[in-house]
Molecule: small-subunit ribosomal RNA
Organism: Pseudomonas sp. NM17
């Protein structure tokens, strides 16, 4: 506290003005001014005062207004008075509603904001307000507020709820509800119950507007709507029919509030776009292994249905009121008036062509987005080639991409889908429910001690916290539950429940708190003993280096991986005696001791001093822990003033080393390193382990070190204090830690997410610095324990193709092979070992892939269809192929129809390619590894990853084996077996053999004849550490021995395990993709692969007398041969050649082995050695021998006189050396691959060098040391810091200023009620004035923002430079702190 409800009194009797309106005037307009009239519920006095209010308790002060209706009785100036209803009005009291004030809690972030306040904190008076108060003024007083966060700076309306989470929380505050705060800024009062007023006033500013320039006008954060700004948000609709409200007495006006529509898929609901039947699985798409699948019942067809659009009729309910009439109460004197119920009539709809309901027609009008690599439902195909692009995270894309585009196919949601931005959750990733700090980030270097914070046993009060009941409030809506109501749903709606809160009360008292009284176990005092490099002071003592002095003495010393600098004949060094001075204090000496940590070592001091341990008793009575700010210590280096300075030694000089050496080595050498004060406060101030306290094996087991009992003397029992080791259970990601815990409890501090950043700004401080401590940017990783490898300029053991002892390559010429050049072409491939006499076991033509040149186009070659023809021969152009012509020819089978072969034209499809990818894949192979020893399953252990077997003792060639073991056992490895060689037996004797016998020749197995010997080939036996002795551990081996032909896998061959090298090859095959098709394919002559300034590799002959040469004599193996191998003879110097016999081979040939022995000759020469290149003359193969064969003869006679660094391969019938075959082949080996013949030397041994297996160590590698990786500087980009300063925002302080406005005061001036004694006077405007104060203005601080030449570090960037700091011992172990360079 208007209106509103209820109760008490009241409403009497006067005045003066004044708007509209009239005249007139200025003004362009807004709009003004002067004169005149008039009314009120407008104004203003008087009167009375139940109550109000003031009071000195006498008293005193204030109030009102009428207006319509209707009337019987009295009255009347006939206007009404009067009486009555109804609606006002006044004074007051009390409710409701609606407000102001005032308390208490509660309400973001930043301490790089630590001090704030003078109306400020409090009293007394005055004034003011509706009221309380410094709200405001005088006075007195010096308070007040702040580490529980004052002031400041920044950001924000609050709530009910809403989203989201299990829940505690965490983020938010649109729609709807409730507060509060503005209304163009700023700043004022006015009126009013209520404003300091959104659609009001004044003022002042900025802006639009109008103007006659003189002056005015404006205020959409109402509701529509325009413009701008933006990613982005709507109609300048219709109605007051409803619910509200405002004015009236009612009709009624008013109402952009409200109801309704319009717009937007912008959320939520919910309906459709058809349903059923349909296989020739249609077509067309897409794939395809070409046989098919798939779209896919999908679609056409064929039968229904008809919700929603569509047309057309019909239609509630939102309506309660009003208005006329009439009954019936209730007021009254009344049947007026007026009001209430009730009945009759009438009217009231924006939305609306409503919502429903009926009819009609026809599948008709109606499906889109986003993904399809994991995460995460859904896969192929063509295109692109690190390009286009994609991407939420890992990442894809470099020619076969289910990840970029299209296609098709699927998958999810569906009028929607998908991105973007935001929040929560998942995240136990700020952890109160629920996290941690040895080594991942994370214990302040350590005391001490202030606030806080926690606290020992017990009596009694108390009740703040605790718990329990009860009331009150926790608005409504919203969430939940249960039920109505729209056809359901969303949606409304009705009841419950809840709102976990807060307040007040009642009650309990056990626990925590306060208060009281006790008590001793915790702490601490007092006494007696012990131990110690505990600190501080004085004071003494040796050894030793180093310098002087002085003898001795000489030429070197010294120093290094080696040297040099350096010192010495002016006598070093060495030595011997003396003297000085600083400094540290060997033995003892000990995971020994003491200290809070840093730290403390030579003795001695009745000196000063702190702690600990220990015994016994005696007191005090909780006095304790922890400790944010404070405060003290505090290595080492460095600072300042004074000393000292012996020997050490940053900087600096000097020699070295080296690309270079501002280093590492050396020779000198000054701060400094000592003392004395003072300062600085950091270290890897580490046990990477705060502190204090309890409990866990009736202290788990040794060690030392103090101290003490009981006693004996002990490596003795026990009890306590410390230093240490291992170890159980629990703990821990592992590693490890375990009574000194990193076990499990409690108290209290510190403190925690890569780089940027030990950083910038702010602070401190004399410097050097220190504390504290971000942001841009920019990263998907940074870290930690452990595991397997791998490596190592770590270690140990073992082995070899290593080395060591022996022959050779590398120089010469010459043959090949590759490179490189060059060419029209020199075809391709291999490329450290593990490419280079490889692929090629044969490039004159073919071959052959390559060049030129001349030619064909379904073709050189397969398969398949048709016509016409045998097939083919011979001539002729032309290098040929080919082409064209001409000419001879009629064949086999046969069912007589025709069939096949062969060549030729045509058509259809296709051939075809030594063209690209060996990084698309098969197969082959090479190396690792000419045999190294090494792989796996099942239990077992560990969170894994992996580990054990396999490790450790012996011992092998060997993961071959033995013991021992949580293993156990095997597949393919090693062995064996397999082929060959050494020895013997049986069998069987021709083409081999030839002992006996017999026969013959100059001689011969020549014959005859025999399988005995030797051989061939087929089967056996034999070797197995089986025996003996020694060693070994009684094994397993191993050494030495017998016997054996052979002795420890007897020799040699084949045999390559799991994997490595994206090793090799697409040109053996084969094979995906790609490329070409009158050419990248076919055919064909020539040419070339064989080139020739050079460096390389694999071999060959040599260089010579252990050899040439010439003569002469032996004795193999093991292979070929019919398009072959060729005797015998004869020819030729010879290669050859004629002739020709034998052989399909144990038969015959090839075919004489050769070094070697036997003589000669040659005598150290570029030779009587090499034997190259060169000229003539031949033979041979073969169409062909120019390019471009091989080999023969004559002639010629190079280079070499044994080979530098460097390197290869071999260990016994090896190495070396000497011949012989074969395969390829028409001819052509110095290559290959095979064969015997002759026949060594050395291996002390593993010390060194490559190489390799196993343990073990360390690692920041794992693409695995050819690995990682650091920092300057050089280029580009990007964000930041300082920067002479510049320009903005905010803000403090002082000064002037002062507009409307209010308050106060008042010279002038003006003025209708009231009073007046008529002059005035009360009060009042007006103006000036004093106060307070907006905008504005001056000075001069603070902050914050953008910007600024220059500069400063950082951060990313492709393949830049210089150099190698780290990672191994990283080649000088590495980090921390400091100081110079």
């Nucleotide at each position: 506290u208007g209106c509103c409800u209820g109760g008490u009194a009241g409403u009497g009797g006067g005045g003066g003005a004044u708007a509209a309106c009239g005249u007139u005037c200025g003004g362009a307009a807004a709009c003004g001014g002067a004169c005149g009239c008039u009314a009120a519920u407008a104004c203003c006095g008087c009167a009375u005062a139940c109550g109000u209010c003031c009071u000195a308790c006498g008293g005193g002060a204030g109030a009102a207004a009428g207006c319509a209706g209707g009337g019987g009785a009295c009255c009347u100036u006939c206007g009404g008075g009067c009486c009555u209803u109804g609606c006002g009005c006044u004074a007051u009291c009390a409710g409701a509603u609606g407000a102001g004030c005032c308390u208490a809690g509660g309400u973001c972030g930043g301490a790089u904001u630590a001090g704030c306040u003078a109306g400020u904190u409090g009293g007394u008076g005055g004034g003011g307000u509706a009221a309380u108060g410094g709200c405001u003024c005088a006075c007195c007083a010096a308070g007040g507020c702040g580490a529980c966060g004052a002031u400041c700076c920044g950001u924000a309306a609050c709530u009910g709820g809403u989203c989201u989470g299990a829940g505690a929380g965490g983020a938010u505050g649109a729609u709807c509800a409730g507060u509060c705060a503005c209304a163009c800024u700023g700043g004022a009062a006015c009126u009013g119950a209520g404003a300091c007023a959104c659609g009001g006033u004044c003022c002042a500013g900025a802006c639009u507007c109008c103007u006659a320039c003189g002056g005015g006008a404006g205020g959409c954060a109402g509701c529509a709507g325009u413009g701008g700004g933006g990613a982005a948000u709507a109609u300048u609709g219709g109605a007051c029919a409803a619910u509200g409200g405002g004015c009236g007495a009612a009709a009624g006006c008013c109402u952009g509030a409200u109801c309704c529509a319009g717009c937007c898929a912008u959320g939520c609901c919910g309906c459709g776009u058809g349903u059923g039947u349909g296989a020739a699985g249609a077509a067309g798409g897409u794939c395809u292994u070409c046989g098919g699948a798939u779209u896919g019942u999908a679609a056409a067809g064929c039968a229904c249905u008809u919700u929603a659009a569509g047309u057309u009729g019909g239609g509630a309910g939102g309506a309660a009121g009003g208005g006329c009439a009439g009954u019936u109460g209730c007021c009254u004197a009344a049947u007026a008036c007026g009001u209430a119920a009730c009945u009759g009539u009438u009217u009231u709809g924006a939305c609306g062509u409503u919502a429903c309901c009926g009819a009609c027609a026809g599948a008709a009008u109606a499906a889109g987005c986003a993904c399809c690599g994991g995460c995460u439902a859904a896969c192929u195909c063509u295109g692109u080639g690190c390009c286009a692009g994609c991407a939420g995270c890992c990442g894809c894309g470099g020619u076969a991409a289910u990840a970029c585009a299209g296609a098709g196919g699927g998958u999810g949601c569906a009028a929607g889908c998908g991105u973007u931005a935001a929040u929560c959750g998942g995240a136990a990733u700020u952890a109160c429910u629920g996290g941690g700090c040895g080594u991942a980030a994370a214990g302040c270097g350590c005391g001490c001690g202030u606030a806080g914070g926690u606290g020992g046993u017990u009596u009694g009060u108390u009740a703040a916290g605790u718990u329990g009941g009860a009331u009150g409030u926790g608005a409504a809506a919203u969430c939940c539950c249960c039920g109505g109501g729209c056809u359901c749903a969303a949606c409304c709606u009705g009841g419950g429940a809840g709102c976990u809160g807060c307040a007040u009360u009642c009650a309990a008292a056990a626990c925590u708190g306060a208060c009281u009284g006790a008590c001793u176990a915790g702490a601490g005092u007092a006494u007696g003993g012990u131990a110690g490099a505990g600190g501080g002071u004085g004071g003494u003592g040796g050894a030793a280096u180093u310098u002087c002095c002085u003898g001795u003495g000489u030429a070197g010393c010294g120093g290094u991986g080696a040297a040099a600098u350096g010192c010495g004949u002016a006598g070093a060094u060495a030595u011997a005696g003396g003297a000085a001075g600083g400094a540290a204090c060997a033995c003892c000496a000990g995971u020994g001791g003491c200290g809070a940590a840093g730290g403390c070592g030579a003795c001695c001091a009745u000196c000063c001093u702190g702690g600990a341990c220990u015994g016994a008793u005696a007191c005090u009575g909780a006095c304790a822990c922890u400790g944010a700010g404070g405060u003290g210590c505090g290595a080492a280096a460095g600072c300042g003033u004074g000393g000292g300075g012996a020997g050490c030694a940053a900087a600096c000089a000097g020699g070295a080393u080296u690309a270079g050496a501002u280093a590492c080595c050396c020779u000198g050498g000054u701060a400094g390193u000592c003392c004395a004060c003072g300062c600085c406060g950091u270290a890897a101030a580490c046990g990477a382990g705060u502190u204090c306290a309890g409990c866990c094996a009736g202290c788990g087991a040794g060690g030392u070190u103090g101290a003490g009992c009981c006693c004996u003397u002990a490596a003795c029992u026990c009890u306590u204090g410390g230093c240490g080791u291992c170890g159980c259970a629990g703990c821990c990601u592992a590693c490890g830690g375990c009574g000194u815990a990193a076990g499990u409890u409690g108290a209290c501090g510190g403190c925690c997410u890569g780089g940027g950043a030990a950083u910038a700004c702010g602070c401190c401080g004399g410097c050097a610095g220190g504390u504290u401590a971000a942001a841009a940017c920019u990263u998907c990783a940074a870290u930690g324990a452990a595991a397997u490898g791998a490596c190592g300029g770590g270690g140990g053991c073992c082995c070899c193709g290593c080395c060591c002892a022996g022959c050779g390559u590398u120089g010469a010429a010459c043959c090949u092979g590759g490179g490189g050049u060059u060419u029209a072409u020199u075809c391709c491939g291999a490329g450290g070992c593990a490419c280079g006499c490889c692929g090629a076991a044969a490039a004159a033509c073919u071959u052959u892939a390559c060049c030129u040149g001349c030619u064909c186009u379904u073709g050189a070659c397969u398969c398949c269809c048709a016509g016409a023809g045998a097939a083919c021969u011979u001539c002729u152009c032309a290098a040929g192929a080919u082409a064209g012509g001409a000419u001879g020819g009629u064949g086999c089978c046969c069912u007589u129809g025709g069939g096949g072969a062969c060549a030729u034209c045509g058509a259809a499809g296709c051939a075809g390619g030594u063209g690209c990818c060996g990084c698309c894949a098969g197969g082959c192979c090479g190396u690792u590894g000419u045999u190294c020893a090494g792989u796996u399953g099942u239990g077992u252990c560990g969170u894994g990853g992996g580990a054990a077997g396999g490790u450790g003792g012996g011992g092998u060639a060997a993961a071959u084996u033995c013991c021992g073991g949580c293993a156990c056992g095997a597949a393919g490895g090693c062995c064996a077996a397999c082929c060959u060689u050494g020895u013997c037996c049986u069998u069987a004797g021709u083409u081999u053999c030839c002992c006996a016998c017999c026969g013959g020749u100059a001689a011969g197995g020549c014959c005859g004849g025999g399988c005995a010997c030797u051989c061939a080939a087929a089967g056996g036996a034999g070797a197995c550490u089986g025996c003996c002795a020694g060693u070994g551990a009684c094994a397993a081996a191993c050494c030495g021995g017998a016997g054996g032909a052979a002795g420890g896998u007897g020799g040699g061959g084949a045999u390559g395990a799991c994997g490595u090298c994206a090793a090799g090859u697409c040109a053996u095959c084969a094979u995906g993709g790609c490329c070409c098709u009158u050419a990248c394919g076919a055919c064909u002559a020539g040419g070339g692969c064989u080139a020739c300034a050079c460096a390389c590799g694999u071999g060959c002959u040599a260089c010579a007398a252990u050899g040439g040469u010439c003569g002469g004599u032996a004795c193999a193996a093991a292979g070929g041969g019919a398009a072959g191998c060729c005797a015998c003879c004869u020819c030729g110097c010879g290669a050859g050649a004629g002739c020709a016999a034998g052989c399909u081979a144990a038969c015959c040939u090839c075919a004489u082995a050769a070094a070697a022995c036997c003589g000669a000759u040659c005598g150290u020469a570029g030779u009587c050695c090499g034997g190259a290149u060169u000229g003539c003359a031949g033979u041979c193969u073969g169409c062909a021998a120019c390019u471009c064969g091989a080999c023969u003869c004559c002639a010629u006679g190079a280079a070499g006189u044994c080979g530098g660094a460097a390197u290869c391969g071999c260990u016994a019938g090896u190495a070396a050396u000497c011949g012989u075959g074969g395969a390829u082949c028409a001819g052509a080996a110095u290559g290959c691959c095979a064969c015997g013949g002759u026949g060594a030397a050395u291996a002390c041994g593993u010390u060194c060098c490559c190489g390799g297996g196993c343990c073990u160590u360390g690692u920041a590698c794992a693409c695995a040391c050819c690995g990682c990786c650091c920092g300057u500087c050089a280029c580009a980009c990007c964000a930041u810091g300082g920067g002479a300063g510049u320009g903005g925002g905010u803000u403090g302080c002082a000064c002037a200023a002062g507009a409307a406005g209010u308050a106060g005061g008042u010279a002038g001036u003006u003025u209708a009620a009231c009073c007046u004694u008529c002059g005035g006077g009360a009060g009042g405007g007006c103006g000036g004035u004093u106060a307070c104060c907006a905008c504005g203005g001056u000075g001069u601080g603070a902050u914050u923002c953008a910007u600024g030449a220059c500069u400063g570090g950082g951060g990313u960037g492709a393949a830049g430079u210089c150099g190698u700091a780290a990672c191994a011992a990283g080649g000088u172990a590495g980090c921390c702190g400091u100081a110079g360079g």